Model confidence (mean pLDDT): 76 of 100. A computed fold for a 78-nucleotide RNA from a Gammaproteobacteria bacterium, annotated as SAH (S-adenosyl-L-homocysteine) riboswitch aptamer. NCBI's taxonomy places the organism under Bacteria, Pseudomonadati, Pseudomonadota, Gammaproteobacteria. The model forms 100% of the base pairs in the Rfam consensus. It was read from a public genome assembly, where an Rfam model found it.
RNA sequence: GCGGUCGAGGAGCGUUGCAACGGGCACCCGGCCCGCCAGGCUCGAUCGCGGACCCCAUCUGAACGGCGCUCGCUUGAA
Repeated sequence: GCGGUCGAGGAGCGUUGCAACGGGCACCCGGCCCGCCAGGCUCGAUCGCGGACCCCAUCUGAACGGCGCUCGCUUGAA
């Protein structure tokens, strides 16, 4: 760095629908239609694969998540 699994980032309802996925058509076009779809992101742990590498200490523990609505938690005001 890539892939998988688990956990966390308060909870829920409605809605649009990009990517991915599924189906169909076409297939010279990496296109078109339908379905589904707002944790696909970040952090931590762990497993596998690959790469790199002198070592140590201290501090901190989040930042985000289309639109509308409801609730919860914290603080302040009335």